[in-house]
SAH (S-adenosyl-L-homocysteine) riboswitch aptamer from Nitrosomonas sp., 78 nucleotides, folded computationally. The source organism's lineage runs through Bacteria, Pseudomonadati, Pseudomonadota, Nitrosomonadales and Nitrosomonas.

RNA sequence: CAUACUGAGGAGCGCUGCAGCGGCUUUAACCCGUGAGGCUCACUAUGUAAGGUAUCGUAACAACGGCGCUUUGAAGUA
Repeated sequence: CAUACUGAGGAGCGCUGCAGCGGCUUUAACCCGUGAGGCUCACUAUGUAAGGUAUCGUAACAACGGCGCUUUGAAGUA
C1' cells in the first nucleotide's frame, strides 16, 4: 500500500437516484429491482513493496457523510 473481517464516527423516518449488486441478455446495451457509512479512523489476518541496525516516546483523538423531517446528549440564549 492492497484485500477481507471486526469496532467506532448518537438514534430514526421519508424522497431521489450515481456507483456497486441482482435479474433479463450468447455477451453487451436498454429495461426492472435493490441502492445515500460506497468515506475516514483503529484492531486483526493475508499478500506485496520499501527498509543498515538498535533504542526511546506518542495511543489520545478526529474530520466528513445528497435533500427534507423527527429525536438523544452537551453547551448557550429566551